[in-house]
Molecule: FMN riboswitch aptamer (RFN element)
Organism: Acetobacterium tundrae
RNA sequence: AGUCUGUUUCAGGGCGAGGUGUAAGUCCUCACCGGUGGUAUUUUGCUUCGGCAAUAAGUCCACGAGCCGAAAGGCCGAUCUGGUUAGAAUCCAGAACCGACGGUAUAGUCCGGAUGAAAGAAAUGACGU
Numbered sequence: 001a002g003u004c005u006g007u008u009u010c011a012g013g014g015c016g017a018g019g020u021g022u023a024a025g026u027c028c029u030c031a032c033c034g035g036u037g038g039u040a041u042u043u044u045g046c047u048u049c050g051g052c053a054a055u056a057a058g059u060c061c062a063c064g065a066g067c068c069g070a071a072a073g074g075c076c077g078a079u080c081u082g083g084u085u086a087g088a089a090u091c092c093a094g095a096a097c098c099g100a101c102g103g104u105a106u107a108g109u110c111c112g113g114a115u116g117a118a119a120g121a122a123a124u125g126a127c128g129u
Base pairs, nucleotide, nucleotide: 001129005125006124007123008122009121010120016030017029018028019027031109032108033099034098035063036062037061038060043054044053045052046051058097059096066075067074068073079095080094081093082092083091101112102111103110
C1' cells in the first nucleotide's frame, strides 16, 4: 500500500421588515437557507516537474431523506443568457427556478413523528500478502 470484517463517534441550514386580515414566521412585497459521493475549469499545498493531494454544483450524474403500498414493488423538485477558455453542466457576471408528510389561515424557514432513521465521513481493531 491492498483486501476483508467488526466497533465507536459524527453526520441540515433558514422569516428580519412591511401589507391585508378576527386570526398568517403559512397569503402578498422584499428577506433568508442549500444533506452525501462523483465530475472539467479554478484556487492552495507538495513535487523526483511526470504528476500527486486538498478544495470545488440546491437546479449535471448518482445516492440518502421523503411519499404510496399488506407485500412485491412503485413514485420522487428545479437553469438559462452572456463572458472567459482549446474545452464550461461546476469558474465570472446577470437573470430565473426548486424544496416530503401530519398540524395550524394555504409553511423550504414554525410545531410534530425525530433523544428517530440515513447517504456517507472520521477514528480504531482484526485477518492476511